Context: one part of a larger RNA
RNA sequence: UGACGGGGGUCCGCACAAGCGGUGGAGCAUGUGGUUUAAUUCGAUGAUACGCGAAGAACCUUACCUAGGCUCGAACACUACGGGACCGUCUGUGAAAGCAGGCCUCCCUUCGGGGCCGGUAGUGAGGUGCUGCAUGGCUGUCGUCAGCUCGUGCCGUGAGGUGUUGGGUUAAGUCCCGUAACGAGCGCAACCCCUAUCUCUAGUUGCCAGCGAGUCAAGUCGGGGACUCUAGAGAGACUGCCCGCGCAAGCGGAGAGGAAGGUGGGGAUGACGUCAAGUCAUCAUGGCCUUUAUGCCUAGGGCUACACACGUGCUACAAUGGCGGGGACAAAGGGUCGCUACCCGGCAACGGGGUGCCAAUCCCAAAAACCCUGUCUCAGUUCGGAUCGGAGUCUGCAACUCGACUCCGUGAAGUUAGAAUCGCUAGUAAUCGUGGGUCAGCAAUACCACGGUGAUACGUUCCCGGACCUUGUACA
Numbered sequence: 001u002g003a004c005g006g007g008g009g010u011c012c013g014c015a016c017a018a019g020c021g022g023u024g025g026a027g028c029a030u031g032u033g034g035u036u037u038a039a040u041u042c043g044a045u046g047a048u049a050c051g052c053g054a055a056g057a058a059c060c061u062u063a064c065c066u067a068g069g070c071u072c073g074a075a076c077a078c079u080a081c082g083g084g085a086c087c088g089u090c091u092g093u094g095a096a097a098g099c100a101g102g103c104c105u106c107c108c109u110u111c112g113g114g115g116c117c118g119g120u121a122g123u124g125a126g127g128u129g130c131u132g133c134a135u136g137g138c139u140g141u142c143g144u145c146a147g148c149u150c151g152u153g154c155c156g157u158g159a160g161g162u163g164u165u166g167g168g169u170u171a172a173g174u175c176c177c178g179u180a181a182c183g184a185g186c187g188c189a190a191c192c193c194c195u196a197u198c199u200c201u202a203g204u205u206g207c208c209a210g211c212g213a214g215u216c217a218a219g220u221c222g223g224g225g226a227c228u229c230u231a232g233a234g235a236g237a238c239u240g241c242c243c244g245c246g247c248a249a250g251c252g253g254a255g256a257g258g259a260a261g262g263u264g265g266g267g268a269u270g271a272c273g274u275c276a277a278g279u280c281a282u283c284a285u286g287g288c289c290u291u292u293a294u295g296c297c298u299a300g301g302g303c304u305a306c307a308c309a310c311g312u313g314c315u316a317c318a319a320u321g322g323c324g325g326g327g328a329c330a331a332a333g334g335g336u337c338g339c340u341a342c343c344c345g346g347c348a349a350c351g352g353g354g355u356g357c358c359a360a361u362c363c364c365a366a367a368a369a370c371c372c373u374g375u376c377u378c379a380g381u382u383c384g385g386a387u388c389g390g391a392g393u394c395u396g397c398a399a400c401u402c403g404a405c406u407c408c409g410u411g412a413a414g415u416u417a418g419a420a421u422c423g424c425u426a427g428u429a430a431u432c433g434u435g436g437g438u439c440a441g442c443a444a445u446a447c448c449a450c451g452g453u454g455a456u457a458c459g460u461u462c463c464c465g466g467a468c469c470u471u472g473u474a475c476a
């Protein structure tokens, strides 16, 4: 100087407390451990692994296993030799890859050759093989915590200290005052984006107040720019004003004004560093290993196994509910290899026709919870839907291992969950639907986004983590 303390002081955080909803019990989905296996590819492992890499494992993917094959090799460049256009097509064998063979067949030329293509030989190949403890890059975490340092000066023999401590204040090393310090840098904040209000500009594909036309109805038409909206430019919030406290910074006030008030809300943004944290399997890369194989091609299988154990979720156990009928209100997205109105067939998944839209124009599209009404009357039930049987639809070369969906039947566990444990402070939790990416299809209950309805906190003694000052130490 640090680190640590079941030392002290001050302060903060859904850290506790006050609450709401869960997990832990059930069934299923998914990931992991374990076991099994020819293989169940690899990585991630307290917090910071476990719906994680994977935003799509039937083949492919695919790295694993079994079997069959290839060896300049699946790609590219160059050289030499000998050959032929390439392409296409056929035969045998085979699961395919491959191997063996047949048919067809060029251009330019100075006549030397060249272009193009495959073959043989060679130089450079290839490796998701090892080492993340050789590395770059990227990332997690402490932590969006308020810290981490430097120059000069001063103090100290020196390590080092001071500044950065102190008194206040703040979300903040934020600012003020004091001060052997005076300044500065990286962080904080602000500048960026979205959102909440208003103004201006613009008016189609959006809108429709007034005027006219028109319809069973409908911005449907003429038209209009008022309004909504769209999307560009600006305004606006600064403790600026008032009162109280204070030297000041600032704090308090159901103050005024205002759409918004003291950082308005959210995002992006992550200091010096820590964990030899993670990744050699995104990529790049040193070293090592491999070279008729640890490379490459192909078929089939596996990654989907199942006595178990754990994590994360979904659905429930019901009446604040289930089922039937009727009615209402979003936002944000996607669409030509696509989204599909409408009609017909089918109980349905879907099929057959067919229309519009490269989309503020057309479509996906029904929002759901909610409201009205009928029914069920507390039961393993009209709760719950697992499992299984049958019949189908669709995608795709192909749904046996191993897809989703539909219909009929079947109707399991489950009657609110032990010890323990998690999330959350406002349009948040809870709850309700909607869309998207990946994608032929889909194991999505995941992830990312969108809106609808819409709640509870005395406080800081204690638990956990963190910041600053101080103290002890046989630790570095």
Base pairs, nucleotide, nucleotide: 001476002475003473004472005471007470008469009468010467011466012465013464015460016459019424020423021422022421023420026315027314028313029312030311031310032309033308034306035305042053043052064301065300066299067298068297069296070295076124077123078122079121080120081119083117084116088103089102090101091100092099093098106115107114108113126290127289129288130287131286135284136283137279138278139277140275142273147186148185149184150183151182152181153162154161155160166177167176168175192267193266194265195264197235198234199233200232201231202230203229207224208223211222212221213220238261241255242253243252244251245250321376322375323374324373325372326371327370333364334363335362338357339356342353343352344351345350383414388409389408390407391406392405393404394403430453431452432451433450434449435448436447